Predicted 3D model of a 65-nucleotide RNA (transfer RNA) from a bovine gut metagenome. The sequence is in RNAcentral, with records from MGnify. It matches the Rfam family "tRNA". Rfam classes the family as a transfer RNA. Rfam describes the family as follows. Transfer RNA (tRNA) molecules are approximately 80 nucleotides in length. The coordinates come from a structure-prediction model, not an experiment, and the mean pLDDT is 81.
[in-house]
RNA sequence: UUUAGCUCAGCGGUCAGAGCACUUGCCUUAUAAGCAAGCGGUCACAGGUUCGAUUCCUGUAAGGC
Numbered sequence: 001u002u003u004a005g006c007u008c009a010g011c012g013g014u015c016a017g018a019g020c021a022c023u024u025g026c027c028u029u030a031u032a033a034g035c036a037a038g039c040g041g042u043c044a045c046a047g048g049u050u051c052g053a054u055u056c057c058u059g060u061a062a063g064g065c
Stems, first nucleotide, its partner, number of pairs: 001062002005020004013051001022038005044060005
């Protein structure tokens, strides 16, 4: 440090989000680009605190310096 396939956001309460990627449609002679919509999450695992935990605390695991 660990959150979507990848890169990362995310004041203890709202619907858990963005970009890229992917799918479909529009556009085009066609492709790319562009536009619109969609898909995709056991928030590493297990406990604890709390009315309430992705967020705070402890342990474990994996990775990096």